[in-house]
This record gives sequence, C1' cells and structure tokens, in this order.
RNA sequence: CGAAGUUGAAGAGACGAUCGCUGGUGGCGCAUGCCACGAGAGGAAAGUCCGGGCUCUAUAGGACAGAAUGGUCGGUAACGCCGACCGGUCGUGAGAUCAGGGAAAGUGCCACAGAAAGUAAACCGCCGAACGGGUGUCUAGGCACCGCGUGGUAAGGGUGAAACGGUAAGGUAAGAGCUUACCAGAUUGCCGGGUGACCGGCAGUGCUAGGUAAACCCCAUUCAGAGCAAGGCCAAGCAGAAAGCAGUGGCGGUCCGCCGCGUGAUGACUUUCGGGUAGGCUGCUUGAAUCGUUUAGCAAUAAACGAUCUAGAUAAAUGAUCGUCACCAACCUCGGUUGGUCACAAAACCCGGCUUACGAUCAACUUCGCUUU
Repeated sequence: CGAAGUUGAAGAGACGAUCGCUGGUGGCGCAUGCCACGAGAGGAAAGUCCGGGCUCUAUAGGACAGAAUGGUCGGUAACGCCGACCGGUCGUGAGAUCAGGGAAAGUGCCACAGAAAGUAAACCGCCGAACGGGUGUCUAGGCACCGCGUGGUAAGGGUGAAACGGUAAGGUAAGAGCUUACCAGAUUGCCGGGUGACCGGCAGUGCUAGGUAAACCCCAUUCAGAGCAAGGCCAAGCAGAAAGCAGUGGCGGUCCGCCGCGUGAUGACUUUCGGGUAGGCUGCUUGAAUCGUUUAGCAAUAAACGAUCUAGAUAAAUGAUCGUCACCAACCUCGGUUGGUCACAAAACCCGGCUUACGAUCAACUUCGCUUU
C1' cells in the first nucleotide's frame, strides 16, 4: 500500500430561545381555568417466533397420547437464548458454519444404469473334471496339443454417487485376507491429560458393504390452559318466554381422580326466540431497572458500594420555527463557499432474547499478499 475477517458505538446530532400539545408534582382559583418546576416514541418500538413476571380458571394429582429440544460444561428468573470448549465440513489464514444423541433394537428407502445395491450376484472375463478328436513322443498304459466344459472364482474390465477395505509381495488350476508387511475402518484391553464432550499413546483381533433418522422409530430432558380486549371495583338499566331433561359444569386432547351446583320437579344445566347495558375508575409503570467503581471469572455473568428516576395516552399527546456549534457530501485549495440532517421506521401491561428491514459513518483488534528499512 492492497485485499480480507471479527467486534463495538450509535442511528447525521447537541445546546439555547419562542410558540403549541399531553401527563406528573406543587400553589392559586373553584365553571371552563391560571402560574411555577420538570418530563415526553426505537435500535429495532417491527415479526408475534421463544422464555418469563403478573392475572384468572382453581381445590390437588396420576397415566396415555401429543409437542418441543438434542455434543460437553458454565450463565440466567427461564429459554429453542448467551459464553467458553470439543468434534465434523469449508477456507492459505484470521474465521465461518452444523436439524452435532442412536444405524450392532426393529421397519423402510437408495431412481436410472448395471449381473447384482443386504447378508447378494456373474454381463465381458480367468481356470478347468468327465468326454471327444486327430497329431507328436514313448515299448502298450501315460504325457503334450485342440475342442467341449460338470465345476471353481470375483483378482482384471464395464455400469453407477456408492459394488463386499486399499497398496505390494508370496501363494494358487485360476483367484480370494488365503498368508505376510504397511495403511484405513470397526472393535477389545491398558496407560496419560482433561470436570466433561474428547485428545494422545501402547498392545491385540483378519473382524471388513455403505448411506439415510429436517424417514418411521429408540434414548435423554422439558411441557396445564387462556391472556391486560387478563382481572378487580363503582354507577346505571331491563323482561322475560318456550322446549328438553336427572344429572350437569370446571380442571389442555382422552381416561382415572378431584371440586362445585342440582335431583322427583317450584329445575342445576343445555338449546331457541326476545329485551337492557356497552359509562367511569383501576390494572398502568420503581424495574429479574439503568449507569459508574471495585472484586471474582478466559468469558457470559455474579456480588458489594454509590448515583439516577427517564411516556403512561385511550381515537389516541410526544410537534414547529430560529440561532450557535457539530457531522456528512461536492467545489475551490492558507481556508472558505454551497447543499444536506436523510434511510428502516412509530409506544399501548412489563421484561430477557432471537429473527427481519435499514442511508451516510466512526473506532478498535486480527489475517494474508507485495514493497522498503
């Protein structure tokens, strides 16, 4: 200098003034209101995908089915999240990524091609008994050659993503882990390191089709439901009728079990028709909160101490203008001039995450290449 990788800050703003809107605190008025102080929409508020707090069912539970997660160890209120590590794959590397338990419990699938894709099989091949043939040799039998080929074989070739471990030598009628040497995989025992996943080493076993579980399945762990339109209080208002029936309602889908109401009809409950109300207050923002320092820890994070209080609307407020500085871009090159302040986007019970969208930026660390010293 160039090309890459990871993380963070944020979100092109800050301060002041004027006017406007909304809530809070305090004061004055007491019909509306007025004054002072202070506050007022994001990093994702989005998605509604996970996990909770909180509220109700409600007074417990068990089983089956179903669903979710899936390396190990930590963190957390909890999680499918976060951190560190292990293993696989990709990359020269910094790093990225993985739906990362089990195929030796069982079932299923691997198209086409190919002989054959689970305990196999022979398309081209290699060897070759009995039998036949004539020739050669030997003293007749026998031996060699040729044909055929019972049978043997899976080393060579072909097909395919993959074909029953690989390479080499010996051996064989021809071959084959048949044997040996060196490897690969699987597996047994022992040793060392590590909390562990796992890593490394030594000695064996000739044991040798594989893949697939975001296929069914097996294993381990976890799981009530509904949700602030939950729920609670106040005010106001009406009008009930008919039918069914002894059981019925609730507790996730089912069963058991539990709880409540009701039973000889004056009816618990269900269904149909019809009427009234839809107003106000609360829940509602002090939280597993934020920031800073120290300690522990590789980190996520935890603890202690200190400081701060930062929307609570209800048809829905959170805005506009001006000035100064700041930032960005372009142009001219002491430095000025002009322009811009955008993109994705808008609270509604709250919080911890994940995912998605996004204009111009800034900073730190790391890797590789080239050049110079």